[in-house]
Predicted 3D model of an 82-nucleotide RNA (c-di-GMP-I-UAU riboswitch aptamer) from an uncultured Microbacteriaceae bacterium. The model forms 95% of the base pairs in the Rfam consensus. Rfam family: c-di-GMP-I-UAU riboswitch aptamer. Rfam 15.1 lists 17 matches to the family in 17 species. Rfam links the family to the GO term cyclic-di-GMP binding. For this family Rfam cites "Bioinformatic analysis of riboswitch structures uncovers variant classes with altered ligand specificity" (Weinberg et al., Proc Natl Acad Sci U S A, 2017).
RNA sequence: AACGACAACGGCAAACCCGGCGCGAGCCGGGGACGCAAAGCCACGGGGCCCGUAUCAGCGCGGGUCAGCCGGGUUACCGAAA
Numbered sequence: 001a002a003c004g005a006c007a008a009c010g011g012c013a014a015a016c017c018c019g020g021c022g023c024g025a026g027c028c029g030g031g032g033a034c035g036c037a038a039a040g041c042c043a044c045g046g047g048g049c050c051c052g053u054a055u056c057a058g059c060g061c062g063g064g065u066c067a068g069c070c071g072g073g074u075u076a077c078c079g080a081a082a
Stems, first nucleotide, its partner, number of pairs: 003079002011036002016031006034068001040074003044071003047066007
């Protein structure tokens, strides 16, 4: 560097509920655990979703959002086998 077994120290927090912000997707705080070896961070690529616009309609165009959809980048605890 890479990899992910047995363990150890720990960590995060889905759905849902309460309060708040946002037109909305969604976000923040608290509760709560479905799960996660990067479920730490990043919107670069693909993709989903939202708002606006265009069109008879569709393709399109603009602005957002999601990192627990995939890919990629980057940092990181432990330490077997390969």